[in-house]
RNA sequence: AACUCAUCCAGAGGGGUGGAGGGAUCGGCCCUAUGAAACCCCAGCAACCACGAGCGAUGCUCGGUUCGGUGCUAAGUCCGACAGAAUCUUCUGGACGAUGAGGG
Numbered sequence: 001a002a003c004u005c006a007u008c009c010a011g012a013g014g015g016g017u018g019g020a021g022g023g024a025u026c027g028g029c030c031c032u033a034u035g036a037a038a039c040c041c042c043a044g045c046a047a048c049c050a051c052g053a054g055c056g057a058u059g060c061u062c063g064g065u066u067c068g069g070u071g072c073u074a075a076g077u078c079c080g081a082c083a084g085a086a087u088c089u090u091c092u093g094g095a096c097g098a099u100g101a102g103g104g
Base pairs, nucleotide, nucleotide: 003102004101005100006099007098008097013042014041015040016039017038021031022030023029025081026080027079028078043073044072045071048069049068051063052062053061054060055059082093083092084091085090
């Protein structure tokens, strides 16, 4: 790396360096010299792990964010992609992807 499980309509930005790309892919539609990516500093969001409590209990529920490990801070995972239903625009399921925890 493969693989397994859970979640993905909520939430949260300023500064410095940098100097043209970015939003995974493709199509669309957007963001961007009123400064993209990337890196650094500070701040914040959230509550997956960790932590605390309870419970016929290898898990479930609740709690707090304090010191920890991650993650995240334009747009629903930005929208669609495949299938089915409905019938002109919606719904349902999935795939892909992302993140976490395992796993090797």

The RNA shown here (SAM riboswitch aptamer (S box leader)) has 104 nucleotides and comes from a Herpetosiphonaceae bacterium. The model forms 94% of the base pairs in the Rfam consensus. NCBI's taxonomy places the organism under Bacteria, Chloroflexota, Chloroflexia, Herpetosiphonales, Herpetosiphonaceae.